[in-house]
RNA sequence: GGUGCCGAAGCUCAGUCGGUUGAGCACGCGACCGAUAAUCGCGCGGUCGGGAGUUCGAAUCUCCUCGGCACCA
Numbered sequence: 001g002g003u004g005c006c007g008a009a010g011c012u013c014a015g016u017c018g019g020u021u022g023a024g025c026a027c028g029c030g031a032c033c034g035a036u037a038a039u040c041g042c043g044c045g046g047u048c049g050g051g052a053g054u055u056c057g058a059a060u061c062u063c064c065u066c067g068g069c070a071c072c073a
Stems, first nucleotide, its partner, number of pairs: 001072007010025004019056001027043005049065005
């Protein structure tokens, strides 16, 4: 220098063919218990790395860019 993959909640990750962004853990509150743990219920938490384009509509398609990893030279 070139190519490919990954980037979404504090963490680990689903999200199919473009149509309300989700789960588990963590955290907060409550239930249960003599009390704690465990368990159960509810809640909180996101510019989907950033920018632009296409579209009525983009996490998803296209382009540029940033970071990480791998391969080629």

Predicted 3D model of a 73-nucleotide RNA (transfer RNA) from a soil metagenome.